This is a predicted structure of a 128-nucleotide RNA (FMN riboswitch aptamer (RFN element)) from a soil metagenome. RNAcentral holds the sequence, with entries from MGnify. The prediction has a mean pLDDT of 81.

């Protein structure tokens, strides 16, 4: 250095009911009647490396636009979230408690559905 091969997980249950459709009803309007795994209650979930074990320290991955003939590869946008106590020689990582976070495009507003993706990637394991 080469090959192979692996490398994200998650709405139970409940409540409202905007629109469109359909059904009455009226000059006009009002009602029914359905409809959220996105709204509310409430439940679930946590890649990859370092470190005393980490969704919330560090730090890398994944997303979106351009350049490039295409991969690559370069640049630019965007990238979230913890505190107190305790143990101990060291833990915002462990043990208690209280919090808080979650790319893009779809479609009643999504961290969980659908999609790009059986895809691609930080990287792991093994063989030569």
């Nucleotide at each position: 250095a080469c090959c192979u091969u692996c490398g994200g997980g998650g709405c139970a249950g409940g409540g409202u009911g905007a629109u469109a459709a359909c059904g009455g009803u009226u000059u006009a309007u009002c009602c029914g009647c359905u409809u959220a795994a996105u709204c509310c209650c409430g439940a679930c979930c946590g890649g990859u490396g370092g470190u005393a074990u980490a969704g919330c320290c560090c730090a890398c991955g994944a997303g979106c636009c351009a350049a490039u003939a295409a991969u690559a590869u370069u640049g630019g946008c965007a990238u979230g979230a913890u505190c107190c106590g305790g143990u101990g020689a060291g833990a915002u990582u462990c043990c208690g408690g209280a919090g808080c976070c979650g790319a893009c495009g779809g479609u009643a507003c999504a961290g969980u559905c659908c999609g790009g993706a059986u895809g691609g990637a930080a990287g792991a394991a093994g063989g030569u």